[in-house]
RNA sequence: AGAGUUUGAUCCUGGCUCAGGAUGAACGCUGGCGGCGUGCAUAACACAUUCAAGUCGAACGGAGUGUAGCAAUACACUUAGUGGCGGACGGGUGAGUAACACGUGAGUAACCUGCCUUCAAGUGGGGAACAACAGUUGGAAACGACUGCUAAUACCGACAAUAAUGCAAUUGAAUCGCAUGUUUCGAUUGCCAAAGGGCUGCAAGGCUUGCUUGAAGAUGGACUCGCGUCCGAUUAGGUAGUUGGUGAGGCAACGGCUCACCAAGCCGACGAUCGGUAGCCGGACUGAGAGGUUGAACGGCCACAUUGGAACUGAGAUACGGUCCAGACUCCUACGGGAGGCAGCAGUGGGGAAUAUUGGGCAAUGGGCGAAAGCCUGACCCAGCGACGCCGCGUGAAGGAAGAAGGCCUUCGGGUUGUAAACUUUUGUUGUAAGGGACGAAACAAAUGACGGUACCUUACGAGGAAGCCACGGCUAACUACGUGCCAGCAGCCGCGGUAAUACGUAGGUGGCAAGCGUUAUCCGGAUUUACUGGGUGUAAAGGGUGUGUAGGCGGGAUUGCAAGUCAGAUGUGAAAAUUACGGGCUCAACUCGUAACCUGCGUCUGAAACUGUAGUUCUUGAGUGUCGGAGGGGUUACUGGAAUUCCCGGUGUAGCGGUGAAAUGCGUAGAUAUCGGGAGGAACACCGGUGGCGAAGGCGGGUAACUGGACGACAACUGACGCUGAGACACGAAAGUGUGGGGAGCAAACAGGAUUAGAUACCCUGGUAGUCCACACCGUAAACGAUGAAUGCUAGGUGUGGGGGUGCAAACCUCCGUGCCGGAGUUAACACAUUAAGCAUUCCACCUGGGGAGUACGGCCGCAAGGUUGAAACUCAAAGGAAUUGACGGGAGCCCGCACAAGCAGUGGAGUAUGUGGUUUAAUUCGACGCAACGCGAAGAACCUUACCAGGAUUUGACAUCCCUUGACCAGGGCGUAAUGGCCCGUCUUGGACUUCGGUCUGACAAGGUGACAGGUGGUGCAUGGUUGUCGUCAGCUCGUGUCGUGAGUUGUUGGGUUAAGUCCCGCAACGAGCGCAACCCUUACGGUCAGUUACUACGAAAGAGGACUCUGGCCGGACUGCCGUUGACAAAACGGAGGAAGGUGGGGAUGACGUCAAAUCAUCAUGCCCCUUAUAUUCUGGGCUACACACGUACUACAAUGGCGAAAACAAAGGGGAGCAAAACCGCGAGGUGGAGCAAAUCCCAAAAAAGUCGUCCCAGUUCGGACUGCAGGCUGCAACCCGCCUGCACGAAGUUGGAAUUGCUAGUAAUCGCGGGUCAGCAUACCGCGGUGAAUACGUUCCCGGGCUUUGUACACACCGCCCGUCAAACCAUGAAAGUUGGUAACACCCGAAGUCAGUGGGCUGACCGCAAGGAGGCAGCUGCCGAAGGUGGGAUCAAUGAUUGGGGUUAAGUCGUAACAAGGUAGCCGUAUCGGAAGGUGCGGCUGGAUCACCUCCUU
Repeated sequence: AGAGUUUGAUCCUGGCUCAGGAUGAACGCUGGCGGCGUGCAUAACACAUUCAAGUCGAACGGAGUGUAGCAAUACACUUAGUGGCGGACGGGUGAGUAACACGUGAGUAACCUGCCUUCAAGUGGGGAACAACAGUUGGAAACGACUGCUAAUACCGACAAUAAUGCAAUUGAAUCGCAUGUUUCGAUUGCCAAAGGGCUGCAAGGCUUGCUUGAAGAUGGACUCGCGUCCGAUUAGGUAGUUGGUGAGGCAACGGCUCACCAAGCCGACGAUCGGUAGCCGGACUGAGAGGUUGAACGGCCACAUUGGAACUGAGAUACGGUCCAGACUCCUACGGGAGGCAGCAGUGGGGAAUAUUGGGCAAUGGGCGAAAGCCUGACCCAGCGACGCCGCGUGAAGGAAGAAGGCCUUCGGGUUGUAAACUUUUGUUGUAAGGGACGAAACAAAUGACGGUACCUUACGAGGAAGCCACGGCUAACUACGUGCCAGCAGCCGCGGUAAUACGUAGGUGGCAAGCGUUAUCCGGAUUUACUGGGUGUAAAGGGUGUGUAGGCGGGAUUGCAAGUCAGAUGUGAAAAUUACGGGCUCAACUCGUAACCUGCGUCUGAAACUGUAGUUCUUGAGUGUCGGAGGGGUUACUGGAAUUCCCGGUGUAGCGGUGAAAUGCGUAGAUAUCGGGAGGAACACCGGUGGCGAAGGCGGGUAACUGGACGACAACUGACGCUGAGACACGAAAGUGUGGGGAGCAAACAGGAUUAGAUACCCUGGUAGUCCACACCGUAAACGAUGAAUGCUAGGUGUGGGGGUGCAAACCUCCGUGCCGGAGUUAACACAUUAAGCAUUCCACCUGGGGAGUACGGCCGCAAGGUUGAAACUCAAAGGAAUUGACGGGAGCCCGCACAAGCAGUGGAGUAUGUGGUUUAAUUCGACGCAACGCGAAGAACCUUACCAGGAUUUGACAUCCCUUGACCAGGGCGUAAUGGCCCGUCUUGGACUUCGGUCUGACAAGGUGACAGGUGGUGCAUGGUUGUCGUCAGCUCGUGUCGUGAGUUGUUGGGUUAAGUCCCGCAACGAGCGCAACCCUUACGGUCAGUUACUACGAAAGAGGACUCUGGCCGGACUGCCGUUGACAAAACGGAGGAAGGUGGGGAUGACGUCAAAUCAUCAUGCCCCUUAUAUUCUGGGCUACACACGUACUACAAUGGCGAAAACAAAGGGGAGCAAAACCGCGAGGUGGAGCAAAUCCCAAAAAAGUCGUCCCAGUUCGGACUGCAGGCUGCAACCCGCCUGCACGAAGUUGGAAUUGCUAGUAAUCGCGGGUCAGCAUACCGCGGUGAAUACGUUCCCGGGCUUUGUACACACCGCCCGUCAAACCAUGAAAGUUGGUAACACCCGAAGUCAGUGGGCUGACCGCAAGGAGGCAGCUGCCGAAGGUGGGAUCAAUGAUUGGGGUUAAGUCGUAACAAGGUAGCCGUAUCGGAAGGUGCGGCUGGAUCACCUCCUU
């Protein structure tokens, strides 16, 4: 520090996700040791049991025990009670609390403070009780009651004394303070204390410790104030003791704290009130920082103690282990009544994913009491449990290659695990055992250690006891095998898995971390993804529809003062701990100690005066006023004009009109349309008219008048910053719509009818109502758009246009304000913007933060309604989106080509047959091929074989290959039997090579038997493959290097102007070159020359012979190149015409097929990975099937006839084939054919007859003398075999068919059409296929249209690329959510009732020790009673928040449901926005608006 993920690819926007760190954690697997920390986050739920606050006998009276003593008594100890101090600390928890609770800084002149410290002074004399105790007595108990006795440091006092520097009142002076006031020094009057104990001493007294008063200190607290402190405005108004005053009461003290009276205030958009949530902080985590999150442990503060209320005591409490009352709960009970409060330490139940021992000790630190000894202390110190965290250590180290075995992989060679192990040597952290043994003690003279015989040290033993977890597709370090087969599963995101998964599971290996490792949860980071640092708003989310203007924010030049902001210095505070730095101590570290920094803050003092602020003076340039002037569809009102539509009246006139793609509905003989004249009425204003004008926007268009707003120019007279922006607020605001009243010509939602259509709730047509118009009042929204807020300043130009001014004779130039286009810098993701900014800056406002859900729900406000405005969440997805690129596509455009159309010729589609396919059938009808580019295709030929299929019979190392062993020569042959093979039987003869000791041995071929490795498979996968092939397409394209341009994908080149069959060539050009294609080179054909030639040929009658002229054959050459001429063109390329020529513009034909597309075809030609079968999916045999047959399709043949059929005689080819062959002559047969065998391995012989044409004759338009299917009979040939199932012949039979619907095919010249011939396959079997020649046409104006293709351009929401994408209803499942008659529960208030405890107030009568009084009585007190307040409780109506609810609404999600096809291309009616209306649904239509519409034309403008 970044990375993955939207796309075919790119850039951007933007979300989601990951890598890091952290935790009081939990879960899974695993687990050796130690140190230091840490451990109920949930039920502030309920708690059994022990303990957690006592102590003092030196305050007091008793009691008991012990010791000494005979006893009195003395001493010691223990202690219930009285009394004192402490139980307000320490410990726990975080429920409540949004608050002066907390933090920070001030203040108290408005306060208190036990114990402690210092100082001053005092401590005299009396009195009356009550516990304990004794007795009686109630009660189950808890606990009391009565009578009597008694002490004190308990209690009492106008009993008296002493009091002031005390308190109170009055008052004088000085001083200080921001004010109220304070302080000091005085004066007068009044008032207030006390307690003793211990030691010593004969005593006096002394010492000590208490007590009282006063003054200070310290500590601790109380109150007040400034500032800071979460979310919600779908909480906007709140408040009656409320705000203030006067007086009184109360308090430690100020204060509405309380009360009486008076006033009506007080708080609030700088967020009151209300609702939700929450203890706050030092700090902690994270982060570069700014920030964000958090508040466990440790420390400070606060609050609470079962829930609520209340006071008492006290220095201090409204009191965790005190009291009273009420509520809930639990326990005891003799039913009368009582007891209790673990959010102290342990512990239990419960809850929960989850959190420990009913341990030891007061040795240390600290606390309470005490004079002290000491006692108490679950504070604390320790130990135990938990890998919960951090830190440290170990599980060995060195050597060791036969690179062992085993495992895994393998191309079978090997590789890897791997120096790893074994083995050798060695060490001893740890472990075990034994021995020694602390610091912590402050400490001295003694005693005293829970931890603990612990840490630590020494010795012995011996590698011995100690490694796992996760990951390995990318991000992200790390790869193979097997299993599985969209299953099982994985997954943080992208995504893996449908038979070769580095992604699932397992194994081996590897990587990472390590006593841990992963997962989950949460926080920060990455995220500049809330942007202060540090973002945006034309099109990605985002500028308010527009203006006026309030608060607020910001604000021109000069100058003077002040010092609030600002800056500097000093000072106080900012606790400690933490953090950081540097040191120190535990062997290191964690941990801990010391010092320093830091604590960015707040307060106080002093200073500075540039900037902001503030107060004043001044200026004119911002802003405004004034005078003059012209421009304008600016607004409102009234009046008025002509053209046109419609209607009415009348005339002329007759059969149609109207409407459409074509029609129909409609109108018309009752006279329409058309035409002429007259009239009525409403609405809108042609031409001018213009990217021209005006207005803030919406918007504004005939003319005239009235009233009226604004802008602009010129002048520089006046004011003197008066300015800019603008949350709320107010006003305006198209169309549609609403209300009331008018009006209504045309147009026209709805509606009706007619068409179209599969349907047509549409598009088209005929009608037509609201509405459109006016007045008044609502509504308040639009693609209200420049999708661009307002204002100011600055930053190149060019060129139009509207208004004004200046100079000038004019042309022209200058200038101000508007309005357009082009363009530079700059900006931008790009497109683009560019002085009218989207540039550079400043100010203010508005708005945005992934898509969907949704501008929806609920609530509020507004509206008559429609609805508007404000405006969520659950849930769901990993995208949604912008700009540009390359393609593809378009019922977009331009250019061009092609038998593509057109012009023609002949067909197919109809018939019969052949053949292939589908379907069906079957035991099997083997398999493959499926638009073009499957279907006379693989198959250049299924009777057996082929053959892969079926039935049945057989074989199992096999029909075939290699290796091994044994035997033998083998092969061959015959017979039996069988459907056939298999099976069984018989049987015989000849051998190869090398060596040799001549006995034999080895080996090879061959055969039989055996064993296992293996063979075999036309079994699967063409979507695992190679190879081969088809197709676009013989179309003219496809690319590369370097360079240019662009952030980039990409572009340029390859586009443009011409031209060509061609990316063929020329010219131009940021391109210059090159490659694969095109063309040429190859074959063939057409002409000629030359050479050569037998089997060809022949001037010879034939042969022989001869010849080298001709025909022919085949070698080599020549020839054609737009070369020549002319015209056109741009002086080019080239085109057109012509000459010559056998041939003329690639002469004709062939071979030749670029980059690529179609997961195109083929595993059944072959090869091949993987999978599958192995007495069978292999091999073999017989028979059957591939030939089936209601039917459908393709391709052919033959026809339908006279351009013909038949008959007769009689011409002319080319190219081929022939030895298991072609076969002549001759003879036989009507014929197929047979006999025969000359000749020929072929320019020699044979197949072999060419046919059509031509000549002669006949038929005479018929189902025929056409046509030949089908069938019968008789034959022939091939073959082991012609039944299923071949071909041919003869005779007989003589079907359909009379030129073929919609539709559709081929062909542009030696072509179509037509005629025959040959060949391959093959025993036999072509109407097929491949070739050959004969005869031999018609037509092409042309490119509008159909199809296909090429190039350019344009739009796109497509990229699996239009066979694309995609919308809505309906149906199904699931999910969350709104409404809902209601129902249930909670919360906080309010009103009223009741009213406990208790304080306060009152109180006749009652009781009463101290004091007064001789007494009576009084003072004071107590109980009781009453009153105010008052918790819980009750009643009530509302508010609010949840839960739930029959039913209901929409929403979301879900491989293959239904209906349509709305959108994306001009998406087939351009789309979209607002509104109204209609419709199963997408949606349609009306009105107004927008371009974010294609295309064509015109106009205008601009560039060159």